[in-house]
Molecule: Bacterial RNase P class A
Organism: Gammaproteobacteria bacterium
RNA sequence: GAAGCUGGUCAGGCAAUCGCUGUGUUGUUCGCAAUACAGAGGAAAGUCCGGGCUCCGCAGAGCAGAGCGCCAGGUAACGCCUGGAAGGUGAAAGCCUAUGGAAAGUGCAGCAGAAAAUAUACCGCCUACGUACGACUUGUCGUGCCGGUAAGGUUGAAAUGGUGUGGUAAGAGCACACCGCGCAGCAGGUAACUGCUUGUGGCAUGGUAAACCCCGCUCGGAGCAAGACCAAAUAGGGGGACAAUGGAGUGGCUCGCUCUGUCCUCGGGUAGGUCGCUUGAGGUGUGUGGUGACACGCAUCCCAGAUGAAUGGUUGUCCAUGACAGAACCCGGCUUAUCGACCAGCUUCCUCU
Numbered sequence: 001g002a003a004g005c006u007g008g009u010c011a012g013g014c015a016a017u018c019g020c021u022g023u024g025u026u027g028u029u030c031g032c033a034a035u036a037c038a039g040a041g042g043a044a045a046g047u048c049c050g051g052g053c054u055c056c057g058c059a060g061a062g063c064a065g066a067g068c069g070c071c072a073g074g075u076a077a078c079g080c081c082u083g084g085a086a087g088g089u090g091a092a093a094g095c096c097u098a099u100g101g102a103a104a105g106u107g108c109a110g111c112a113g114a115a116a117a118u119a120u121a122c123c124g125c126c127u128a129c130g131u132a133c134g135a136c137u138u139g140u141c142g143u144g145c146c147g148g149u150a151a152g153g154u155u156g157a158a159a160u161g162g163u164g165u166g167g168u169a170a171g172a173g174c175a176c177a178c179c180g181c182g183c184a185g186c187a188g189g190u191a192a193c194u195g196c197u198u199g200u201g202g203c204a205u206g207g208u209a210a211a212c213c214c215c216g217c218u219c220g221g222a223g224c225a226a227g228a229c230c231a232a233a234u235a236g237g238g239g240g241a242c243a244a245u246g247g248a249g250u251g252g253c254u255c256g257c258u259c260u261g262u263c264c265u266c267g268g269g270u271a272g273g274u275c276g277c278u279u280g281a282g283g284u285g286u287g288u289g290g291u292g293a294c295a296c297g298c299a300u301c302c303c304a305g306a307u308g309a310a311u312g313g314u315u316g317u318c319c320a321u322g323a324c325a326g327a328a329c330c331c332g333g334c335u336u337a338u339c340g341a342c343c344a345g346c347u348u349c350c351u352c353u
Stems, first nucleotide, its partner, number of pairs: 001349010012318007020039008041324001045335002048333005053223004060255004065219005070084005085099001086097004100214002105212002107208002122153002124149003130145007161179006180203001181201004185196004227275004237266006246260004282301008
């Protein structure tokens, strides 16, 4: 100097002027006025997970259903986060993983290939054993049948362990040596798992479960348009269905339990306000512990609460940018979109000293 990898910060600034919302204070002719402070995000988005909170259900049990799926931690909890193990990938820093079970069962794999599961003989190799024919030197050769074989070759993503030696008619873990694999043992680790100059066994039962399935763990429901209160209004109206062996009770079904009604339709009236509504599993700084996520202690701060929906307009200036984009009960995550600027650490290459 170049190319990469990982983590983090910011989200226009400054000044002037006019305007908007909330809270406090003061004044008030109770209409309002003045003033102080505060006033959209890193994703506020998706509504995908998990909760807090509110209401229903005597809130129970089972089935179905759904989610997760290596190990250990964190957390209110999670399908999240942290750290490890294994597998894959990259030259490396790093990155990815839907990672329990295929010996419970079922299913699936195009084309090619002989053959894709306890499957198989296309090109081949052999002719020992048995048999037929022919030739001839009468025990040899050749051909065929019966038979043996999967070591060589072909195909494919994948072909039933690999290399070598021996053996065989030719071959094959057929036998042996080494490697690999299974089981056991020992050691390390909380564990997943790893190692072994330990022993043993010729040993392996293909792949796929983001296919059905099996196994383990977890799971009430509805949602701020939840819910509570005040006010207002009328017609406590008309008609119909089911009937205790019934009906209703906040996902479906069954049992249990509780209550004794439930539903449909026609017509009429009202629909305004207050709370919920922002002090929190809160932010910031710092100390201790921990590899880390995080936990505990101390100090300090209050940081939007609108309701057809508030923060905008103008001017000047600076610069590197103004992209994606606006809270609506609140919080912890994940995912998606995005113009750029900066900081820290790490990897590799080139050049110079």